Record summary
A computed fold for a 71-nucleotide RNA from Mycolicibacterium peregrinum, annotated as transfer RNA. The source organism's lineage runs through Bacteria, Bacillati, Actinomycetota, Mycobacterium and Mycobacterium (subgen. Mycolicibacterium). It matches the Rfam family "tRNA". The family's RNA type in Rfam is transfer RNA. Rfam describes the family as follows. Transfer RNA (tRNA) molecules are approximately 80 nucleotides in length. Rfam links the family to the GO term triplet codon-amino acid adaptor activity. Its mean pLDDT, the model's own confidence on a scale to 100, is 81.
RNA sequence: GGUCCGUUGGUGUAAUGGCAGCACACCUGGUUCUCAAGCAGACAGCAGGAGUUCGACUCUCCUACGGACUA
Numbered sequence: 001g002g003u004c005c006g007u008u009g010g011u012g013u014a015a016u017g018g019c020a021g022c023a024c025a026c027c028u029g030g031u032u033c034u035c036a037a038g039c040a041g042a043c044a045g046c047a048g049g050a051g052u053u054c055g056a057c058u059c060u061c062c063u064a065c066g067g068a069c070u071a
Base pairs, nucleotide, nucleotide: 001070002069003068004067005066006065007064010024011023012022013021018054027041028040029039047063048062049061050060051059
């Protein structure tokens, strides 16, 4: 240099083009003499840009980052 794969809350991980979920963590409340555990609730995310589409995490292109193979 070329080809391919991946990028989703703080972390991990789902999502047939049709409301972005789940678990843990953090926070709040209940509970307890106190803490922990357990229970209830809230907050928080589609790597960036463009295109296609009535509608994009999803399809296409470019860029960035990480990885694999190859020269």